[in-house]
Molecule: transfer RNA
Organism: Actinomycetes bacterium
RNA sequence: UGCGUGGUAGCUCAGUGGCAGAGCAGUUGGCUGUUAACCAUCUGGUCGUGGGUUCGAAUCCCACCCACGCAGCCA
Repeated sequence: UGCGUGGUAGCUCAGUGGCAGAGCAGUUGGCUGUUAACCAUCUGGUCGUGGGUUCGAAUCCCACCCACGCAGCCA
């Protein structure tokens, strides 16, 4: 430098054009001798950044940033 994969909640990840979600974690409550477990409830997001297309973009297109992998160049 090129190619590929990925970046979405505190963590692990779904979501291939039409209300941003699940599990775990956290709050509050229930359950009970107590804790754990279990049940219910609630909170939590500039969807990596900036543009473009579209009535509408996490999703399609372009550029850039970051992580990992492969290849190449120099030494």